[in-house]
Parts: sequence; C1' cells; structure tokens
RNA sequence: UCGGGGAUCGGCUAACGGUAGGCCGGCGGUCUUUGAAAUCGCGAAUGAAGGUUCGAUUCCUUCUCCCCGAA
Repeated sequence: UCGGGGAUCGGCUAACGGUAGGCCGGCGGUCUUUGAAAUCGCGAAUGAAGGUUCGAUUCCUUCUCCCCGAA
C1' cells in the first nucleotide's frame, strides 16, 4: 500500500429498515440477627462525519482504531 473482517451500556452478547433487549457487574428496596442466596426495581450503549429514506444499529460514502492475509 492492497484485500477481508470487526467497533452496541462498566464487561459479554442480541436486534426483517419500524419502542435499542438479555446476561453478568453496579446502586436501591424487600427478606435475614448479619452476610450470602432469593426477589422486586433503577441507571447505563449503537466509533466519527455525511448521504439515502417518512423512519438507519441495519443500506451507501469517507475517516479513525483493532484483527487476519498478500505484496
């Protein structure tokens, strides 16, 4: 430099173009003598900028970063 793949809550992982969900973790409540467990609830995310569209995590373009391969 070229080709391919990837980027979503703190972590892991889903999501026919139509409410961004689950698990773990965190915080709070209930329970308990206390803690653990159990149970209920809360907060938290789409790498950046454009485009298409009534509507974009999803489709298109460029860029950034990571992985694999070729030279």
RNAcentral holds the sequence, with entries from ENA and MGnify. Predicted 3D model of a 71-nucleotide RNA (transfer RNA) from a Gemmataceae bacterium. The same sequence occurs in records of 2 taxa. It matches the Rfam family "tRNA". Its family is annotated with triplet codon-amino acid adaptor activity in the Gene Ontology. It is annotated as a transfer RNA. Its mean pLDDT, the model's own confidence on a scale to 100, is 80.